A computed fold for a 352-nucleotide part of an RNA from an uncultured bacterium, annotated as small-subunit ribosomal RNA, central domain. Rfam family: Bacterial small subunit ribosomal RNA. Its family is annotated with structural constituent of ribosome and ribosome in the Gene Ontology. The RNAcentral record of the full RNA draws on ENA and SILVA. Model confidence (mean pLDDT): 88 of 100.
Context: one part of a larger RNA
This record gives sequence, C1' cells and structure tokens, in this order.
RNA sequence: CUGGGCGUAAAGGGUGCGUAGGCGGUUGCAUGCGUCGGCGCUGAAAUCCCAAGGCUCAACCUUGGGGCGCGUGCCGAUACGAUGCGACUUGAGGCUCGGAGAGGGUGGGAGAACUCCUGGUGUAGUGGUGAAAUGCGUAGAGAUCAGGAAGAAUACCUGUGGCGCAAGCGCCCACCUGGCCGAGACCUGACGCUGAGGCACGAAAGCGUGGGGAGCGAACCGGAUUAGAUACCCGGGUAGUCCACGCCGUAAACGAUGUCGACUCGGGGUGUGUGCGCCGUUAAGGCGCGGGCGCCCCCAAGCUCACGCGGAAGUCGACCGCCUGGGAACUACGAGCGCAAGCUUAAAACUC
Repeated sequence: CUGGGCGUAAAGGGUGCGUAGGCGGUUGCAUGCGUCGGCGCUGAAAUCCCAAGGCUCAACCUUGGGGCGCGUGCCGAUACGAUGCGACUUGAGGCUCGGAGAGGGUGGGAGAACUCCUGGUGUAGUGGUGAAAUGCGUAGAGAUCAGGAAGAAUACCUGUGGCGCAAGCGCCCACCUGGCCGAGACCUGACGCUGAGGCACGAAAGCGUGGGGAGCGAACCGGAUUAGAUACCCGGGUAGUCCACGCCGUAAACGAUGUCGACUCGGGGUGUGUGCGCCGUUAAGGCGCGGGCGCCCCCAAGCUCACGCGGAAGUCGACCGCCUGGGAACUACGAGCGCAAGCUUAAAACUC
C1' cells in the first nucleotide's frame, strides 16, 4: 500500500467555527487537460506463457513464437471528470409575517428555610444513635414569641416536558443578545458538504490576586464501633463550595453510537407551530382530518455472535478521527503548553 473494523470485544476526536485539501445539483456551448481508441517509436538479454528439441526423465538447457508496465510522436472519440463562457432552481442563503423555549449576558427585586445576634416568656435538660458518648446547657440552653443581620439555593408548577454545538441551563422583572420552528414562494443563483493543522468554548476538582463565608464540608481534632478502624455512624471543623478578574483543559466530557445528505412497512404517546372542517358566542378553547419540525415508546424488512438497533446499529454516498493481542504503559525519554498541580503527543527492553 492492499484489507477488515470502531454501541457493549481494541477503536468516534469533549464540542463548535474554520484554513489547506478531498468531494460536489440541473442544463447548453466550447476546449480536448485527465480518460478511451488506432498507427508509429521505445520497451536489451535472461525471467514469464506456448510449441518443438537436447541431457535415460525431470530440474536444467537450446531454438522459435507470444506477452510485458511506463514514456513519447501523430491521428481520432467526447460519455464521464476537468477548464472557460452562459442559463436554471430543487441544495444553500436571504426577505416578510407569526411562534415556543430553565439558550447566553448585565442590573434590580421577592418569599420560604437554615445559622447567628438582640430582647421577651420560661426551666432543666438538649442533641445524637443500633445503643451510646464526645458536644451544647443553671454565666439560663433546647422550646416559643418579636426584631435584626448575612450568605447560598430557588419548594409546589416539574413532565421518559423544553432550550443549547457540547460543557450545561430551573423564583420574579427589565434591558442587551444567539439559535430554532412555521406560513408565504418575493429575492440571490451552487454561494455547498466535510475538514489535517489552527482558533474558540469547555462539568467538577485545582491554582493566582482581591473579596465573601449562612449551610455543607476533603484535611484535621474528638466520641463511638472494632482484634485493630488512619473507615463506615456521631460531635466539631480548615481549605473549598459563592463573587470579580486571570489560569488550568481534564471526565464513565456517554447515546460508551463523528458530521452532512438520500432512501426504507406500520402503530402509540408527547412538545410546538400551521391549513381545512365541525363545536363553542364572532371569544378563550376543544375535537377530527392533512402536510411540518422535535422528543419518547413498540415494531416490518434488514442488520447483529448475542444483547439489541429499527429516520438505524438497515440500504447507499462524501469527508474527518481512530483501532491492529494482554501486561509493562493514560508510563519513560524528547518536545510543546502551564505559576504549579499537571496536560498533550508517546515508545522500548522484558514478560505472558
């Protein structure tokens, strides 16, 4: 290189944007570069194939014939690809009018609960567990009432519901802002798909500077348990969890399933918008039928070792990423990045 693969056996990059590259809708004309044909040149011998012959056969050898990639000159073909010019609208994008949504950012506000503080009432317990103890409490706790402070998170609604590329997003209001869907078929006219490098985003933990700190709570300290108990249970509790700015760049970053497009028997539920018909008061709304976009469930064919998948994991196409026995090894070394922690890339000896 060829080949076979990647839901669970090794294997889909965490996600997006996008450079080079690869690939690319319908139609006309031109060129004849790729492509295809003919003729010529070249294509040494040996090797290869066929025939005949020589060593007793064969291997081997000899003779004759055939074949050979690539290159090149001339002539020709023009379907496909390419290039140039022109046209088209179904791909893609735009426009107008509507719509749903925890999509993102900033500011402001609200109530419940926990904790703490102040004061009142009040007296001996409280708390905790399997049972206890540490702890808290006569310097008045716990309980209860009133007032205040602070931080974090938003019960019910809430749904196999919605939104987002992923990470993720849930009280209310305003402002700023992204995407999506439907209806119309008005505009542009292939403007597209994918995407090595690259750039950006990226849970939690962690790091830097400053703030904040109610609850929770690594580490740590006690109390128990136990043979021990550096745990599980209990009482405390620092970092952290929160905010601003800057780093880190990982994950069972999972649907363990890359992105885009085409096609493929039906049924049920749900979200959302729309056309027609009916009910309702012309309304809110409801019901039926139809075509649209999304989510979920069951299944035909097919696929699969099986489990299962079933707008796919079926049938095909385009492009990218990745795998190639287990361990050593998500390691060493080197390199890049990082303040550090470490991350990315990534072997071998040896061994089974």